This is a predicted structure of a 337-nucleotide RNA (Bacterial RNase P class A) from a soil metagenome. The model forms 95% of the base pairs in the Rfam consensus.
RNA sequence: CUGGCUGUGCAGUCGCGGGAGGUCGAAUACCGAAUACGAGUCUCUCGAGGAAAGUCCGGACACCAAAGGGCGCGGGCGGUGGGUAACGCCCACCCGGGGAAACCCGCGGGAAAGUGCCACAGAGACAUACCGCCGAUGGCGCGGCCAUUAGCUAAGUCGCGCACAGGCAAGGGUGAAAAGGUGCGGUAAGAGCGCACCGGCAUCGCGGUGACGCGGUGGCCAGGCAAACCCCGCCCGGUGCAAGGCCAAGCAGGAUCGACGACCCGGCCCGGCGAGAUCCAGGUGGGCCGCAUAGAUGGAUGACUGUGCAAGACAGAAUCCGGCUUACAGGCCAGCU
Numbered sequence: 001c002u003g004g005c006u007g008u009g010c011a012g013u014c015g016c017g018g019g020a021g022g023u024c025g026a027a028u029a030c031c032g033a034a035u036a037c038g039a040g041u042c043u044c045u046c047g048a049g050g051a052a053a054g055u056c057c058g059g060a061c062a063c064c065a066a067a068g069g070g071c072g073c074g075g076g077c078g079g080u081g082g083g084u085a086a087c088g089c090c091c092a093c094c095c096g097g098g099g100a101a102a103c104c105c106g107c108g109g110g111a112a113a114g115u116g117c118c119a120c121a122g123a124g125a126c127a128u129a130c131c132g133c134c135g136a137u138g139g140c141g142c143g144g145c146c147a148u149u150a151g152c153u154a155a156g157u158c159g160c161g162c163a164c165a166g167g168c169a170a171g172g173g174u175g176a177a178a179a180g181g182u183g184c185g186g187u188a189a190g191a192g193c194g195c196a197c198c199g200g201c202a203u204c205g206c207g208g209u210g211a212c213g214c215g216g217u218g219g220c221c222a223g224g225c226a227a228a229c230c231c232c233g234c235c236c237g238g239u240g241c242a243a244g245g246c247c248a249a250g251c252a253g254g255a256u257c258g259a260c261g262a263c264c265c266g267g268c269c270c271g272g273c274g275a276g277a278u279c280c281a282g283g284u285g286g287g288c289c290g291c292a293u294a295g296a297u298g299g300a301u302g303a304c305u306g307u308g309c310a311a312g313a314c315a316g317a318a319u320c321c322g323g324c325u326u327a328c329a330g331g332c333c334a335g336c337u
Stems, first nucleotide, its partner, number of pairs: 001335006008308007016047008024038002049314001053325002056323005061240004068270004074236005079093005094108001095106004109231002114229002116225003130172002132168003137165002139162007180198006199221001201218007244289004253280005264272002309312001
């Protein structure tokens, strides 16, 4: 550094919930329509977690009529190859970043299709010139020559100066980011302007299932952001066990819409279904199933005592399953640096 396991043990007493069997009572706190004999008592047996948590993904199951098609409606995912019922999960690998290493981290398609944005600072945020460098060329000024002239002088020419026209983007400065980097050449000064190496891009060859890697060649070069719109590829109907099914009890109807097709199938279009729909008023608010080798709705899984060790953390099921994430004292094991 990584992975895995465990997460108070034992004994006694008393208690709680489910199941099975016995005993006891035929009326018990009440009710009795349905379901269902049953309060008590005895015996046996089972009774929270690695996360039961968050409810974040994926499914099973259930209903919505069979769960249909298209869309520049909408939502999700995003390196590659496998695994899986499926996934946004897992495994291996690639690329990028960190570390001396073991190893860790990454919401990791596209920025040479288009649009948009890039705070503050700064001249300029894909195009700019603040300081600066230059001023070859043109301009202006001064001087020499021409000019051996009495003296002056044009055009011309040479030199120096100014920094007016203008050239540059190397250096400074601003910034998270400034037009590929370093060096040599080149130039008035400079610049991929030329060249070498490095980086990146395109293309070819080889290796690899692939992401990609290695090598050659080329023109000389392209800022960042897609967790902004957008583009590309793949996926997606809705609701959620208060789903939903059955039984029982009870009540009172009214308004509007509807076979000229309502409601419904997430939006729109197509297509489909086919008799109800919406609102107001009235009644009930009970039971069983769904429901599990813990399992309810009266919601169980606990308390006390003794003892061992230094200590005992985070926390408790509510349809079920696969994941992820978050919380967590202590202990044990294995591998690697």

The RNAcentral record of the sequence draws on MGnify. The coordinates come from a structure-prediction model, not an experiment, and the mean pLDDT is 76.